[in-house]
RNA sequence: AGAGUUUGAUCCUGGCUCAGAGCGAACGUUAGCGGCAGGCUUAACACAUGCAAGUCGAGCGACAAAGGGGCUUCGGCCCUGAGUAGAGCGGCGGACGGGUGCGUAACACGUGGAUAAUCUGCCUCGUGGCGGGGGAUAACAGUCCGAAAGGACUGCUAAUACCGCAUGUCAGGUCGGAAACCCCGGUUUCUGACGAAAAAGAGGGCGCCCGCAAGGGGCUCUCACCACGAGAUGAGUCCGCGGCCCAUCAGCUAGUUGGCGGUGUAAUAGACCACCAAGGCUAAGACGGGUAGCUGGUCUGAGAGGAUGACCAGCCACACUGGGACUGAGAUACGGCCCAGACUCCUACGGGAGGCAGCAGUGAGGAAUAUUGCGCAAUGGGCGAAAGCCUGACGCAGCAACGCCGCGUGUAGGAUGAAAUCCUUCGGGAUGUAAACUACUGUUAGAGGGGAAGAAAUCCCGGUUACGCCGGGAGUGACGGUACCCUCAGAGAAAGCCACGGCUAACUCUGUGCCAGCAGCCGCGGUAAUACAGGGGUGGCAAGCGUUGUCCGGAAUUACUGGGUGUAAAGGGUGCGUAGGCGGGUCGGUAAGUCAGUGGUCAAAUCCUAUAGCUUAACUAUAGACUAUCCAUUGAUACUGCUGAUCUUGAGUGCGAGAGAGAUGAGUGGAAUUCCAAGUGUAGCGGUGAAAUGCGUAGAGAUUUGGAAGAACACCAGUAGCGAAGGCGGCUCAUUAGCUCGUAACUGACGCUGAGGCACGAAAGCAUGGGUAGCAAACAGGAUUAGAUACCCUGGUAGUCCAUGCCCUAAACGAUGAGGACUAGGUAUCGGUAAUUUAUUAUCGGUGCCGCAGCUAACGCAUUAAGUCCUCCACCUGGGGAAUACGAUCGCAAGAUUGAAACUCAAAGGAAUUGACGGGGGCCCGCACAAGCAGUGGAGCAUGUGGUUUAAUUCGACGCAACGCGAAGAACCUUACCUGGGCUCGAAAUGCUAGUGACAUUCCAUGAAAGUGGACUUCCCGCAAGGGACGCUAGUAUAGGUGCUGCAUGGCUGUCGUCAGCUCGUGUCGUGAGAUGUUGGGUUAAGUCCCGCAACGAGCGCAACCCUUGUCUUUAGUUGCGACCAUUUAGUUGAGCACUCUAAAGAGACUGCCGACGAUAAGUCGGAGGAAGGUGGGGAUGACGUCAAGUCAUCAUGGCCCUUACGUCCAGGGCCACACACGUGCUACAAUGGCAGGUACAGAGGGCAGAGCCGCAAGGCGAAGGUAAUCCCUAAAAACCUGCCUCAGUUCGGAUUGAAGGCUGCAACUCGCCUUCAUGAAGCUGGAAUUGCUAGUAAUCGCUGAUCAGCACGCAGCGGUGAAUACGUUCCCGGGCCUUGUACACACCGCCCGUCAAGCCAUGGAAGUUGGUAGCACCCAAAGUAGUCUGGUAAGCAGACUCCAAAGGUGAGACCAGUAACUGGGGCUAAGUCGUAACAAGGUAACC
Repeated sequence: AGAGUUUGAUCCUGGCUCAGAGCGAACGUUAGCGGCAGGCUUAACACAUGCAAGUCGAGCGACAAAGGGGCUUCGGCCCUGAGUAGAGCGGCGGACGGGUGCGUAACACGUGGAUAAUCUGCCUCGUGGCGGGGGAUAACAGUCCGAAAGGACUGCUAAUACCGCAUGUCAGGUCGGAAACCCCGGUUUCUGACGAAAAAGAGGGCGCCCGCAAGGGGCUCUCACCACGAGAUGAGUCCGCGGCCCAUCAGCUAGUUGGCGGUGUAAUAGACCACCAAGGCUAAGACGGGUAGCUGGUCUGAGAGGAUGACCAGCCACACUGGGACUGAGAUACGGCCCAGACUCCUACGGGAGGCAGCAGUGAGGAAUAUUGCGCAAUGGGCGAAAGCCUGACGCAGCAACGCCGCGUGUAGGAUGAAAUCCUUCGGGAUGUAAACUACUGUUAGAGGGGAAGAAAUCCCGGUUACGCCGGGAGUGACGGUACCCUCAGAGAAAGCCACGGCUAACUCUGUGCCAGCAGCCGCGGUAAUACAGGGGUGGCAAGCGUUGUCCGGAAUUACUGGGUGUAAAGGGUGCGUAGGCGGGUCGGUAAGUCAGUGGUCAAAUCCUAUAGCUUAACUAUAGACUAUCCAUUGAUACUGCUGAUCUUGAGUGCGAGAGAGAUGAGUGGAAUUCCAAGUGUAGCGGUGAAAUGCGUAGAGAUUUGGAAGAACACCAGUAGCGAAGGCGGCUCAUUAGCUCGUAACUGACGCUGAGGCACGAAAGCAUGGGUAGCAAACAGGAUUAGAUACCCUGGUAGUCCAUGCCCUAAACGAUGAGGACUAGGUAUCGGUAAUUUAUUAUCGGUGCCGCAGCUAACGCAUUAAGUCCUCCACCUGGGGAAUACGAUCGCAAGAUUGAAACUCAAAGGAAUUGACGGGGGCCCGCACAAGCAGUGGAGCAUGUGGUUUAAUUCGACGCAACGCGAAGAACCUUACCUGGGCUCGAAAUGCUAGUGACAUUCCAUGAAAGUGGACUUCCCGCAAGGGACGCUAGUAUAGGUGCUGCAUGGCUGUCGUCAGCUCGUGUCGUGAGAUGUUGGGUUAAGUCCCGCAACGAGCGCAACCCUUGUCUUUAGUUGCGACCAUUUAGUUGAGCACUCUAAAGAGACUGCCGACGAUAAGUCGGAGGAAGGUGGGGAUGACGUCAAGUCAUCAUGGCCCUUACGUCCAGGGCCACACACGUGCUACAAUGGCAGGUACAGAGGGCAGAGCCGCAAGGCGAAGGUAAUCCCUAAAAACCUGCCUCAGUUCGGAUUGAAGGCUGCAACUCGCCUUCAUGAAGCUGGAAUUGCUAGUAAUCGCUGAUCAGCACGCAGCGGUGAAUACGUUCCCGGGCCUUGUACACACCGCCCGUCAAGCCAUGGAAGUUGGUAGCACCCAAAGUAGUCUGGUAAGCAGACUCCAAAGGUGAGACCAGUAACUGGGGCUAAGUCGUAACAAGGUAACC
């Protein structure tokens, strides 16, 4: 210090989440030791038991028992115990110490002051005193009541208990006098008079006195006592300032505010009372509600801040709940009292007792928090003269890793990198010097031994005048035989937890298969999961580690430091104006703010620094430093404030001009629409995409004339004008507001903004009364549609208009608050002014556009700022819930304003980018349409597919781009499928080991075959031991799989598409994604070329290079050819190579030439020449990529699966089934034809088969020729000529079926092809729809080949004959480029809205109902203070009444919370229903 997460990617806005630190923690898991700290955060819930406050005999009186001893008449007595224990009177202390945080928003706390408005026991200092009397009472004894707790009466007694009297005039009080000071209230000092009010003894010593003694007196010491003063300490009261939330709490207050006089208190005071006045508080937040002890501090943070208030310390409050006083120096009293209430306990039922928020402990609550321990040894406290006693304060120990800190679990060597485990590409790698092993060490734990400090006083003795102090002596430790030290043995007894997808350090295997599960956020898991679970490995921390919770941080995400508001959330609809905030120039004064010096305080602890003590550290001690909205005081005066004076530039006034749909009222005008009347006139009008409803023969519409009515004001008219905004438009008049310019006469800062407030405020709407021509919600009808409560049409009412009164909202927008200052310009326009060169310049005020700097996330803004600054106001803080609910205010209502929460999501959003898409636009292309020709779809058959069937009908291919496709050929084989029969190292491959034999062949039995069982036979070399090749058998490592996954893959292929595109380097632009280049102007078949241009170049594509075809030349001339010369039936032969042809090499075409057009370019059009003219025709050639396209069944291959079977062999069957549906074809329906006869003309290919003979034919026999320009297949067919048929289911058509044959082949039944004879079905040109084709093309005709034993209507080729049409690009389909919109990016087969239905969740309303809180009114009224009165006493006392008054009761309301039949909407939830509202012109632009 940042990171993850919105997107295809980007920048921004913005939320969510994480990494850090902390904790009085809890939970899970693990655990060796020690030190130091801390340990009921919840029920201020209830408490058994023990302890926590006593002490003093040196204040006082009285006084046991047990035990021991003695005596005894055995009943008892005496001594001791002992003036002891335990009580009582009395004194001091129980107001401290300890606990808790209920209440409290307050002078409670903090801080600083005031007390001139006060008190203070014990303690210290000072002055003075302590005389003399009195009467009681507990204890005790007796009697009595009661279960008890307790109590009553009678009698006795003491005091440092209680009460008078005396003494005192210092202090204090009252009434006076004087002086000084002062905060003007008083204070201080001096002085006169009056009068109230004290006391207590105890102990020790003594050399003096009295007394017989007891004792008393005296002196002295100590302690105590009284009065007064002073101090110290502690306490009370008052004041300034400071610190929570809610305005959906806006008004509160009658003792309220003040005064006079009293009461009361230690003391001020409406604290209280009587009377008088009507005040007091509040937007700087009163009153009300909620929450809360406050602080030093603690945690966090760079700081400012934020959160917090355990432990320690200061203050406050409380002590079962509520009320009350007493005592006392001090309490309204935790372990005191009285009363009421709730609860618990005891009871003899009549009555009593109690208060752990003290220490332990129990129950309960809770996620959760310890021992009914030891000791007063230390420190501190109470009492005491002291010893001492008491002390759950405190010191210690116990429990629990709750925290912080320290130590250990060993150290060094040790490679054969052991075993084992995990991974593996099978080679190896990792755990890993880790272990084993060797050599050492000894902390901690264990054993034995030693063993502290914490302790010095008090006390006694002595010294000292005395206290203090000094010296000596005795003696005191809970912790604890603890810390610590020494010795012994031995690596021996001591490591876990979490994580490993990114953030975030750390990776692999197996299992699982959207299951189980994980998850802080993003997100993992649907068969190859580094994300689940386990293993191995690794990383982090470590006696702990993780999780959960919570707080701060990161978060500049409430922004003081330190944010924003055009479009992301956010400028109020507009103005006027109150409070408030801010405010021009100059000169004085002041010193409030401000600044500086000094003084006081800011408790200690904490934090920080230094040093020191525990072996170190934590911890602790000492010293220093630090700490402030504080107080006081002394100065300074720049700035701000206050105050005085002055100025003119801000602001305003005057004067002179000017423009304007500014406002209100009154009047008035023409055009148009509609209606009414009349005339002319006849059949339609109107309306639409097309129609219909509607109007019209009762005369419409059209046209002419006249009239009526209401509303709105064409042209002018303009990013022109005016107004604060809303808004304002014929003309005239009246009234009225603002603005601009010029001038510089006047005032002299009079200003700006503006919370509340007031006023205005489109349209719609409401109320009352008018008005109503047109238009037009609602409504009606007609259309459209699947529906159409819409869009379109015909009608039509509110309303629109006027007056008056409400409403108060708009995308009320420039989505931009108001004012001021400053910061380049250019241009247009409106209204003024000035100047001159008279059409320009300058200047002021408006309104627009462009544009620099600057700003902005970008878009954009840019002197009319969104720039640079100042002032003030308003507003924002993730999306949804929510323009909501509740409450309040306003309104006649509709509704408006203000305005949450629960819950839910990880986004929502802005701008820009690249694509894709659009029922957006522009340009262009294609048999895309159009123009034509021929078809398909109807029939029969063939073939493929679906479906169905089946033991099996093997598998794949599914829009175009599956369906005569893989398959260029299923009878067996193929074959993968089914049934049955077999084999198991296997049908085929390789290595090793062992055995055996040559192998092969032949034969026999069985069988459907495969196979099984037998018989026969015995290789080469050789030194004779063995070796070699080959085969068989057995075993082993392995084979084998057309089994799965084409969504794990390679390769290959289809498709967009032979479309013209797709990219890169450098440069430049942009924050960036990206852009530019590749866009633009032309042109092309083409990103083809030219020109221009922040681009310049390049690559893959296009084109060309290649093949073929069209022309010519040259070469060559057999198997080809045939013009000339011979020859023949025949180029048959001689001869020839001219021609054709063949096959090699060349030529040829390049917009090269001419003209026109064009930018003079590229190029286009026309022409010439030419066989061919503008890529001549055809082919091959397929960019980057798209479709998880196709193929694991061509092949290859990862993973998974099978292994006497999912492998392999064999026989038979199936792939050929058949109610049906579809695709692709063939043959036809006939006369442009069919049949019969005759006669011609190919190309390309193959390797076999000709002539001849036989057969009606298929075919058979047949070997002359040919391995090929030679021979053969080979007949080309359509065409042409002649004849018949004459429009019919035919001499069309040939399906189907019967019979007889042929061929191939082991085999033709399932299931081949062909021939002949016979049979002679449907079909007479084909609905919706749909396909191909632009020239040697379509159409038509035949021929050949691959596969192949045989089987083609298919496929691949070949030639013959040989058309029609194209105006054109509006439309359909597909594509290319540019541009535009977008809420799409899985990219329109996209996205997405609302109702309904289902489940879950939270919430509003609600007849009611339950509980709580705080007041009000009334009733009743305990204890108790006060007051009045009565009785009596020496005093304490007893009783009655009154005021106040807790709890209780009643009543009417208020507020809060819970719950509720029913009901309202909301949110969430893989695959529900209905539509399609929005996003593209979203198919009616959207929105308010």
The RNA shown here (small-subunit ribosomal RNA) has 1488 nucleotides and comes from an uncultured bacterium. It matches the Rfam family "Bacterial small subunit ribosomal RNA". Its mean pLDDT, the model's own confidence on a scale to 100, is 83.